[in-house]
Molecule: TPP riboswitch aptamer (THI element)
Organism: Pseudomonadota bacterium
RNA sequence: AUCUCGUGACAGGGGCGUCCGGGGCGACCGGGCUGAGAAGCACCCUUUGAACCUGAACCGGAUCAUGCCGGCGGAGGAAGUCGCAUCGGGACGAGG
Repeated sequence: AUCUCGUGACAGGGGCGUCCGGGGCGACCGGGCUGAGAAGCACCCUUUGAACCUGAACCGGAUCAUGCCGGCGGAGGAAGUCGCAUCGGGACGAGG
């Protein structure tokens, strides 16, 4: 600088990896990394849909390592109703 924007109720959708140490090496526990979230009475998303899934054991880069970052990519899929508020338009009425 440009673009997008509110809120509640109920209902629904979704992901949880990687590295180190411990552990009958299993369940799981502690710590590091990224993240909103790495099993949380949490978090994110619900067509106004980049939540999440598929492609994908993909491609490039970085990292101890990993969707860690970028690409793929506005590609293909993906879960909603109602109320309130706000804004805009129209009609009618009143006034100037």